Large-subunit ribosomal RNA, domain VI from a Bacteroidia bacterium, 253 nucleotides, folded computationally. The RNAcentral record of the full RNA draws on ENA. The coordinates come from a structure-prediction model, not an experiment, and the mean pLDDT is 87. NCBI's taxonomy places the organism under Bacteria, Pseudomonadati, Bacteroidota, Bacteroidia.
Context: one part of a larger RNA
RNA sequence: CGUUAGAAAAUUGAGGGGACCUGACUCUAGUACGAGAGGACCGAGUCGGACGUACCGCUAGUGUACCAGUUGUCACGCCAGUGGCACCGCUGGGUAGCUAUGUACGGAUGAGAUAAGCGCUGAAAGCAUCUAAGCGCGAAACUCACCUCAAGAUAAGUUUUCUUUAUAAGAGCCGUAGAAGACUACUACGUUGAUAGGUCAUAGGUGUAUAGGCAGUAAUGUCAAAGCCGAGUGAUACUAAUUGCUCGUAUGC
Numbered sequence: 001c002g003u004u005a006g007a008a009a010a011u012u013g014a015g016g017g018g019a020c021c022u023g024a025c026u027c028u029a030g031u032a033c034g035a036g037a038g039g040a041c042c043g044a045g046u047c048g049g050a051c052g053u054a055c056c057g058c059u060a061g062u063g064u065a066c067c068a069g070u071u072g073u074c075a076c077g078c079c080a081g082u083g084g085c086a087c088c089g090c091u092g093g094g095u096a097g098c099u100a101u102g103u104a105c106g107g108a109u110g111a112g113a114u115a116a117g118c119g120c121u122g123a124a125a126g127c128a129u130c131u132a133a134g135c136g137c138g139a140a141a142c143u144c145a146c147c148u149c150a151a152g153a154u155a156a157g158u159u160u161u162c163u164u165u166a167u168a169a170g171a172g173c174c175g176u177a178g179a180a181g182a183c184u185a186c187u188a189c190g191u192u193g194a195u196a197g198g199u200c201a202u203a204g205g206u207g208u209a210u211a212g213g214c215a216g217u218a219a220u221g222u223c224a225a226a227g228c229c230g231a232g233u234g235a236u237a238c239u240a241a242u243u244g245c246u247c248g249u250a251u252g253c
Base pairs, nucleotide, nucleotide: 001152005163006162007161008160009159010158011157015149016148017147018146021049022048023047024046025045026044027043033038051106052105053104054103055102059100060099061098062097066093067092068091069090070089071086072085073084074083075082076081110144111143112142117137118136119135120134170247171246172245173244174190175189176188177187178186195240196239197238198236199235200234201233202232204229205228206227212223213222214221215220
């Protein structure tokens, strides 16, 4: 821009894409078959491998804005307590998120039409013949079925609802944000409000803070599962989403 008034939702599916894998063992059965050696079809069950999708409750990793320990040095006048720098100084752990080595799930089943092949009936050719007329079975391939995109499918589909002199229905700008994201887009919210921050509570992490008291000659212990804490969860309008502006309508052939 179009889809022939403009919108908001919900859809159909022309057409496209993805997936399609496979092993071992056990039973059937040491059966059928075979002189023996050997050794099944069909069907059922169990355990897998690789591949793929999703997720983070478990296990494990990362986690440079979390906690603790610790070395050297500088600074805060000194002690104590802290801060800076040294690969995040080093070391031990670790929330959310993101992950795999972790967990869950998937390949199924069925239908149609077939290939090679196997057949029925059957003449040409009194026989025979799956083929010439006719009819059937038959594969991971094909068309469906499974998952997914999809009306620019210009053949532009369908359904529901809304709107017209009025600030239309509606959309955007702007702002607060996001398991959305390069930008844009998308999604949530904007006081008739839990959108983000803060606060409170709590999960979780670290591991028992500072100061002081008490015990001990002292190291140290204790008051103390303390103190501190990023992203999690819930609650709460304290702060910020103010006020507002713009676009958009007058439809026949």